[in-house]
RNAcentral holds the sequence, with entries from ENA, Greengenes and SILVA. Small-subunit ribosomal RNA from an uncultured bacterium, 1429 nucleotides, folded computationally.

RNA sequence: GACGAACGCUGGCGGCGUGCCUAACACAUGCAAGUCGAGCGACGGACCCUUACGGGGCGAGUUAGCGGCGGACGGGUGAGUAACGCGUGAGCAAUCUGCCUCAUACAAAGGAAUAGCCACGGGAAACUGUGAUUAAUGCCAUAUAAAACUUUUUGACCGCAUGGAAAAGAAGUCAAAGAUUUAUCGGUACGAGAUGAGCUCGCGUCUGAUUAGCUGGUUGGUGGGGUAAAGGCCUACCAAGGCGACGAUCAGUAGCCGGCCUGAGAGGGUGAACGGCCACACUGGAACUGAGACACGGUCCAGACUCCUACGGGAGGCAGCAGUGGGGAAUAUUGCACAAUGGGCGGAAGCCUGAUGCAGCGACGCCGCGUGAGCGAAGAAGGUUUUCGGAUCGUAAAGCUCUGUCCUUAAGGAAGAAAAAAUGACGGUACUUAAGGAGGAAGCCCCGGCUAACUACGUGCCAGCAGCCGCGGUAAUACGUAGGGGGCGAGCGUUGUCCGGAAUUACUGGGCGUAAAGGGUGAGUAGGUGGCAAUGUAAGUCAGGUGUUAAAGGCGAGAGCUCAACUCUCGUAAGCACUUGAAACUGGAUAGCUUGAGUGCAGGAGAGGUAAGUGGAAUUCCUAGUGUAGCGGUGAAAUGCGUAGAUAUUAGGAGGAACACCGGUGGCGAAGGCGACUUACUGGACUGUAACUGACACUGAGUCACGAAAGCGGGGGGAGCGAACAGGAUUAGAUACCCUGGUAGUCCACGCUGUAAACGAUGAGUGCUAGGUGUUGGCCGAGAGGUCAGUGCCGAAGUAAACGCAAUAAGCACUCCGCCUGGGGAGUACGGUCGCAAGACUGAAACUCAAAGGAAUUGACGGGGACCCGCACAAGCAGCGGAGCAUGUGGUUUAAUUCGAAGCAACGCGAAGAACCUUACCAAGGCUUGACAUCCCCCUGACAGAUGCAGAGAUGUAUCCUCUUCUUCGGAAGUAGGGGAGACAGGUGGUGCAUGGUUGUCGUCAGCUCGUGUCGUGAGAUGUUGGGUUAAGUCCCGCAACGAGCGCAACCCUUGUCAUUAGUUGCCAGCAGAAGAUGGGCACUCUAAUGAGACUGCCGGUGAUAAACCGGAGGAAGGUGGGGAUGACGUCAAAUCAUCAUGCCCCUUAUGUCUUGGGCUACACACGUGCUACAAUGGUCGGAACAAAGGGAGGCGAAGUGGUGACAUGGAGCGAACCCCAAUAAACCGAUCUCAGUUCGGAUUGUAGGCUGCAACUCGCCUACAUGAAGUCGGAGUUGCUAGUAAUCGCGAAUCAGAACGUCGCGGUGAAUGCGUUCCCGGGUCUUGUACACACCGCCCGUCACACCAUGGAAGUUGGUAAUACCCAAAGUCGAUGAGCUAACCGAUAAGGAAGCAGUCGCCUAAGGUAGGAUCAAUGACUGGGGUG
Repeated sequence: GACGAACGCUGGCGGCGUGCCUAACACAUGCAAGUCGAGCGACGGACCCUUACGGGGCGAGUUAGCGGCGGACGGGUGAGUAACGCGUGAGCAAUCUGCCUCAUACAAAGGAAUAGCCACGGGAAACUGUGAUUAAUGCCAUAUAAAACUUUUUGACCGCAUGGAAAAGAAGUCAAAGAUUUAUCGGUACGAGAUGAGCUCGCGUCUGAUUAGCUGGUUGGUGGGGUAAAGGCCUACCAAGGCGACGAUCAGUAGCCGGCCUGAGAGGGUGAACGGCCACACUGGAACUGAGACACGGUCCAGACUCCUACGGGAGGCAGCAGUGGGGAAUAUUGCACAAUGGGCGGAAGCCUGAUGCAGCGACGCCGCGUGAGCGAAGAAGGUUUUCGGAUCGUAAAGCUCUGUCCUUAAGGAAGAAAAAAUGACGGUACUUAAGGAGGAAGCCCCGGCUAACUACGUGCCAGCAGCCGCGGUAAUACGUAGGGGGCGAGCGUUGUCCGGAAUUACUGGGCGUAAAGGGUGAGUAGGUGGCAAUGUAAGUCAGGUGUUAAAGGCGAGAGCUCAACUCUCGUAAGCACUUGAAACUGGAUAGCUUGAGUGCAGGAGAGGUAAGUGGAAUUCCUAGUGUAGCGGUGAAAUGCGUAGAUAUUAGGAGGAACACCGGUGGCGAAGGCGACUUACUGGACUGUAACUGACACUGAGUCACGAAAGCGGGGGGAGCGAACAGGAUUAGAUACCCUGGUAGUCCACGCUGUAAACGAUGAGUGCUAGGUGUUGGCCGAGAGGUCAGUGCCGAAGUAAACGCAAUAAGCACUCCGCCUGGGGAGUACGGUCGCAAGACUGAAACUCAAAGGAAUUGACGGGGACCCGCACAAGCAGCGGAGCAUGUGGUUUAAUUCGAAGCAACGCGAAGAACCUUACCAAGGCUUGACAUCCCCCUGACAGAUGCAGAGAUGUAUCCUCUUCUUCGGAAGUAGGGGAGACAGGUGGUGCAUGGUUGUCGUCAGCUCGUGUCGUGAGAUGUUGGGUUAAGUCCCGCAACGAGCGCAACCCUUGUCAUUAGUUGCCAGCAGAAGAUGGGCACUCUAAUGAGACUGCCGGUGAUAAACCGGAGGAAGGUGGGGAUGACGUCAAAUCAUCAUGCCCCUUAUGUCUUGGGCUACACACGUGCUACAAUGGUCGGAACAAAGGGAGGCGAAGUGGUGACAUGGAGCGAACCCCAAUAAACCGAUCUCAGUUCGGAUUGUAGGCUGCAACUCGCCUACAUGAAGUCGGAGUUGCUAGUAAUCGCGAAUCAGAACGUCGCGGUGAAUGCGUUCCCGGGUCUUGUACACACCGCCCGUCACACCAUGGAAGUUGGUAAUACCCAAAGUCGAUGAGCUAACCGAUAAGGAAGCAGUCGCCUAAGGUAGGAUCAAUGACUGGGGUG
């Protein structure tokens, strides 16, 4: 785009079309084929004549019968048919043709019957019997007759073969019908025409080869028969043919065509309506009549079915028009009329006509029209939405002014009707006029992309959507609804089917190295294709002409219905056939050529093949000698061998297999493949030469041959190796990898098998198209070099999706063969062929998925590679893991044990500090505009504070006390409390996967990017890679790159040296002094501000003359001096809604808020992080030194005094370089303990106290005395640290009323080790592989279990189909017979004959029966694999 459509929603009018696609299922009822009286008899009213007789004539009219014509047309359907059925073009010298037209001729004279009718019968009916009688355009004989037919003679002339045929002659045969109104209409014969029909042939006409052979009247001939006619059409005999890979036969499907739909075309699909042909008429068979039938509304027979019946018998055939049932998703009225067109009959009038013309029903299709038009902004109301301003529906509505198509009413009113009149179903229709009134007339689908059109709400992987991709898991433009929008519009969507897009079967117009696809290789048949030049031919080819190509349709031009649809007129095509010409190309013919191909001659190369023989090295075995305890084997072992003497070694022997070195991207061969040497036989290639042949060529479906390894058969052989098997190991297991053995096999000859990643994943042949460089074998050349044939690499043009290929093409062309058409199912099943078997070859479908696949890119990953770094390992030190305690977590418990954090990167984390508070949790008791904010109204003057009572308290209640400013003194304003109404407050309620902000981590790792340019179809690449170097993408060099940005580094702080400035509360060298207390001083220390200093700057070496590295000098410090702050692009939907902020959702007398008490502190257990220890490098006691950095007013708190002590008392000083905390500790010097569960260790518990605080019971800290647990250095494993570091020692601070073993800081003492980068972990760069991309915590394979689906096999079972053989055989044609019967003719009328009929028999034969197979389908316990989840 289309449709004979259907379904859903909706539906105003008209025109033209169209309407059982399914059950060729069954049919009630009515109609669809009759007509003619001018063929015949019969009946017969009125009237008239005649007559008086149941008489005759005329005769309108009727029609059952005889007779004629028509029922072979028209109408329906598509079952069958793969066929001369259809289409197209020819032919019939092999034919027929009623009615019609033209022409010629003719119609004489007779005869016998019969239906009807009448009579009598049979039968339920259908129907039928006998007798008598009768007519014809019915039937019969005779006459006449040729130009007809048959036989025959001659035969001009003609033809594509058989052959035809004018004309002339002879013999024989055959005809007729009348009617009548006198106009005509009929009849017979023959010829011609027209029309229609029959037959034959060329070409075309679906699928399957898992259908390869078919055929007996089969193919042909002769004789005969038959037909309108040729013919095996039929028959007898003879011959043995005919068809088939150019697809016979068989099976499946199907009416064919003009056309119709689609498409640019070529094609593809289709065959409704209209038209042509064919076939069929309940199923099967058969003939009769006839011009025509083997006959839709005829006959006979058989069968199934239905109906009637008196049970004896009968009747029927809607695939005609309506209509009914049924089937189905689905398809109409039991209408009107013969007015028109057409048909039948008739002389005509006319009759008949479900053909046809019309109407009805259906939006089924096409076409046309309408549902109103103009003005109209307060941009109404209302809806939707909102950032609350608005926006939008929207000039839309309302309102005002108009119009009347359709509609309604009324009036008029056709054409279609023709040659005078008459004649209209449609139809009072179309159309016209008038009036009426905007009144009666809009829906459907869609809005994520493709694809035009977006928002809100609801829902929450639910409900649902979906053509493909896909959407939906709480902010859905994708579901549902609404608003808005888009599209089409009396329709709109959906479904189905066909074509297109699809170059996705490729003729036009595709491919095969890796995506699907080159046969394993050759020889060669058919076939296809084929070198150079010439002559003629004309099959292909090209051009012209003629015929045909029905009509309709299509296309072009015009015309008619108001337009259009629709209809009409004119023009117009390919194809096929015939014919005339052309001769370039192809073909066929003839005669040539040498370049393709082959032969000859002369050479050299080779693991080419086959057979026979020969050889040495090695393994194993046997024999003998020497010799002794192991050998062997592995990652390590063990099994195994060995004291019966192995392994090792020496000598001799046996046997089998394979041929080291040479050896090589070397050679040969068609491929498989071929490797010691010699001989014999033998194939091919190459080079040179140019003597010979003269296109002999290429390819190659079938076919034939060869064809690795494994395997098979029977026979040999068997050293080594070695499936199976055994043992030993490994392992969770180990039916494996490793080891020890070891059978088939490997080997030989013969015969099978016929497959491989049989690979260059690249078929064969020919020609052409830059080079460079190796190599093998020839030839030319002195050489350089050239050339031919191979074999490699690199590369140009070109090609290719890319990779790549590139004279050995995957380039440019030609020829031939093979093969492919999404993945899986599956190289499976079934069938067939081959094979001894294994199996091979051929080779599907159902079902299922939306991918499977190729090449390349960027990442990520690898028990891949290279390089580098890091307390990563190693080297060390100290720990953890064991104990007790502290603390956090899990778990458990609980009314609650609030919540969060979860590998590293949660777990002394949020928490820099839970007794109440905190507090979010639980129980109980209260409040409800609220504990807190803003706004309004009323009342009060306060509020706060104090006191009493009740209560656990919140709270309630009572008493006392109690505002400010202005003022016209009425009040107003402010402020505070109470009360009230609602807007609202409030939420540590949810979502960190809606978010902001903040943070962790990789990681202080050296990376991450951009602009322009260049390369690539592109993703992307380059830069950023490479050579060096660095802590560093740090720097240098090179480079299709050149630059730039964020990171690195530096700039900042601190520390280390010095200088300057300054000198109190700091300092004190010198002076005074007991004392830095003071005077004095600021040199020093210190303090805190400003500067200096370090830059690979200098020297040497290495390096590339670079960057840089190594060493050195100087220097307080040396190569970023130490430390800190500083964290690129990004990753982890990492953490946090409980810091804060915030969208959405949720709660609102509660999920808010207040209070008391409890809980967060529980405790069989598990884990993390710490503290204290286990002791002598120590404990205890005594003595006596040395810091830094901090804090302090609701604070630090001195001296003094009391207490064993915590502490109390005290209150000096200090908002602090001033006073206080404050005592430092380890270390050091002594004493003691002497290796013990101790003078170690300090848990736990008891008692008594202290402190803070409303309050230490749950649940604080400290002190004293007493008690004195585990623990004797910690399994597997694991952590930190590279120098002022680890370790060790104490001090301070934040939080804080109190409550650190934690955290954050401070200083003191102060090590060991680092060979080095193999390994573990993490990271960086380059490279490689990848089937990964959620990125290896990836992907993914198979069994098993369960559910469902389709399918193969299967003992069988059931049904169908087409044939075959035999049996029976209806009706019927033909033949035979015909003793029965018979009007026409002969005979004389008879006898009889001629001619026939019944009957009987025979051939053929439908249906039926029997039989064996074939084939198709369904089904089947059980069973096999497959697919999906």
Description:
Its mean pLDDT, the model's own confidence on a scale to 100, is 83.